[in-house]
This is a predicted structure of a 358-nucleotide part of an RNA (large-subunit ribosomal RNA, domain IV) from a metagenome.
Context: one part of a larger RNA
RNA sequence: CCAUGGUCAAGGAACUCGGCACAAUGGCCCCGUAACUUCGGGAGAAGGGGUGCCCGCGCGUACGUGAACCGGCUUGCCCGGGGAGCGGAGGCGGGCCGCAGUGGAGAGGCCCAAGCGACUGUUUACCAAAAACACAGGACUCUGCAGAAGCCGCAAGGCGACGUAUAGGGUCUGACGCCUGCCCGGUGCCGGAAGGUCACGCGGAGGAGUUAGCCGAUUCGGCGAAGCCCCGAAGCCAAGCCCCGGUAAACGGCGGCCGUAACUAUAACGGGCCUAAGGUAGCGAAAUUCCUUGUCGGGUAAGUUCCGACGUGCACGAAUGGUGUAAUGAUCCGGACACUGUCUCAAUCAUGAUCUCA
Numbered sequence: 001c002c003a004u005g006g007u008c009a010a011g012g013a014a015c016u017c018g019g020c021a022c023a024a025u026g027g028c029c030c031c032g033u034a035a036c037u038u039c040g041g042g043a044g045a046a047g048g049g050g051u052g053c054c055c056g057c058g059c060g061u062a063c064g065u066g067a068a069c070c071g072g073c074u075u076g077c078c079c080g081g082g083g084a085g086c087g088g089a090g091g092c093g094g095g096c097c098g099c100a101g102u103g104g105a106g107a108g109g110c111c112c113a114a115g116c117g118a119c120u121g122u123u124u125a126c127c128a129a130a131a132a133c134a135c136a137g138g139a140c141u142c143u144g145c146a147g148a149a150g151c152c153g154c155a156a157g158g159c160g161a162c163g164u165a166u167a168g169g170g171u172c173u174g175a176c177g178c179c180u181g182c183c184c185g186g187u188g189c190c191g192g193a194a195g196g197u198c199a200c201g202c203g204g205a206g207g208a209g210u211u212a213g214c215c216g217a218u219u220c221g222g223c224g225a226a227g228c229c230c231c232g233a234a235g236c237c238a239a240g241c242c243c244c245g246g247u248a249a250a251c252g253g254c255g256g257c258c259g260u261a262a263c264u265a266u267a268a269c270g271g272g273c274c275u276a277a278g279g280u281a282g283c284g285a286a287a288u289u290c291c292u293u294g295u296c297g298g299g300u301a302a303g304u305u306c307c308g309a310c311g312u313g314c315a316c317g318a319a320u321g322g323u324g325u326a327a328u329g330a331u332c333c334g335g336a337c338a339c340u341g342u343c344u345c346a347a348u349c350a351u352g353a354u355c356u357c358a
Base pairs, nucleotide, nucleotide: 002352003351004350005349006348007347010344011343014342019339027051028050029049030048031047036041038175052096053095054094055093056092057091063087064086065085069081070080071079072078073076097101109337111335112334115331116329117328121133122132137173138172139171140170141169142168143167150159151158152157176324177323178322179321181254182253183252186251187250188247189246190245191244192243195242196241197240201236202235206231207230209228210227213223214222215221216220255273257271258270259269282316283313294310295309296308297307298306
C1' cells in the first nucleotide's frame, strides 16, 4: 500500500454525474396524524410518550383451565352443581439501581414536488427489470358450423371444440374520469346484374402443305377435288384491373402569401393562391424546443438541472390515442429534514493478505 471490520475533535454533502457507500430509523404499547382520494385508501403518514426490577391495591385480581365431592336421570367417556390445583394478563399508586431497561442479536429513515407506466405481474438463463411486455377495460374486423373462420400437416388426420356470434380467430388501444375533431384525392378493404380491357376454352371466315386427276408438254412446268395436316379473323367467354360508390378506433394526411383598428404593437376583418382536407378540444422550451442557459416567477448567497407560467409548437395533438388522475414502483428528475469519514483532511485500532527471514 491492499482487503474486511471498529472508533473519531470541529464542521455536516462543502464529496460526487448522483448522498454512491456509510450512518441514522427500527420491536411492542399508548397518544396523535395533513393535502388529496376511485371513500378502499393515503397510514406504521408525520410527530410525540412509555418500556427494567421490587412492593401495595389483590395472600396471584380479571380471565382461562378445571380435580375431589354432591345431585339428576334417558346409565352415558351423560347433564347440572361444585370449586381444589395449575396457568395467568392488564391498570393504578409507591419504591430501587445504572450513563443506558425491546440494556445482547435480529427488526421501517422520513417529507415535499414533478415525468412515465393505472395497478399485482412478465422480460434480455451469463453486462439492460425499465417509461419495454402483459394486463382487466375499449374498439374495429372475420367466422352461421353438413367441413365456421383461423392454424398444423404432402395427405390421412388434428387443434379450434365434444365449443356455435353473450362463441371462436385477427388487429389496434391499454384501469378509471372527461373526450376522441376535419379529410375517402392516393393505398387497402367492402359493395356494385351496366360499360371498357381481358386468359384458357368454344368458334371457324380465310389461308398454307400434300396429290388422285387435269392442262401445256422434250427434260419439265402449271392448275388442283376429297382425305390427312398446319396456320387462323369475326363472334361467345370468368376473375382481376379500369370504372361507380362506401369505409379512417383501415394505411395515412390535416397549407402558403399580402393587406387592415385614431400612439405603437397586434389583427377580430379583407383579398386572392393551392388542397382530398388544411390541426378542433386539450396540452405545450415537453422522454418532443434547433436557436436555448428562450422570457418571467419560485426555490439558492449563487440554480445549463428542477417547479409554476408564457405560447414565437425548428419538428405536440386526439385508440401509432389526447389530457387529467387516487393508489402503486429495487423506475427516473429536483428539493428539504434527520444522519453521517462522502468530504474539509486526515488519524487510529483489529484481523488477513502482500513483503522479509527461518
The coordinates come from a structure-prediction model, not an experiment, and the mean pLDDT is 89.